[in-house]
Molecule: c-di-GMP-I riboswitch aptamer
Organism: Gemmatimonadaceae bacterium
RNA sequence: UACCGAUAAAGGCAAACCCGUCGAAAGACGGCGACGCAAAGCUACGAGGCUAAAGCCCGUGUUCCUGCGAGCCAUGCCAGUCGAGCCGCCGAA
Numbered sequence: 001u002a003c004c005g006a007u008a009a010a011g012g013c014a015a016a017c018c019c020g021u022c023g024a025a026a027g028a029c030g031g032c033g034a035c036g037c038a039a040a041g042c043u044a045c046g047a048g049g050c051u052a053a054a055g056c057c058c059g060u061g062u063u064c065c066u067g068c069g070a071g072c073c074a075u076g077c078c079a080g081u082c083g084a085g086c087c088g089c090c091g092a093a
Stems, first nucleotide, its partner, number of pairs: 004091002012037002018031005035080001041086003045083003048078003055072002058069003
């Protein structure tokens, strides 16, 4: 230095539930709380997943508008799904 990862040390993060705020939703943030995590630090670049407000389209309501319902769609998300990139604490075997 690289791999690697202790029943080490110093520290770190915080799933679910519940409460509040924002949001159409997915979800995010804060509080509470620890299921777990050696990158559970950062970046939506690749794969994947979630949502569908607006838009498109179809049905329905006799027609348009409007309303209701189905479908498509990310420009919205997920880094605690995997890969990749960047950065980083400690040091037993």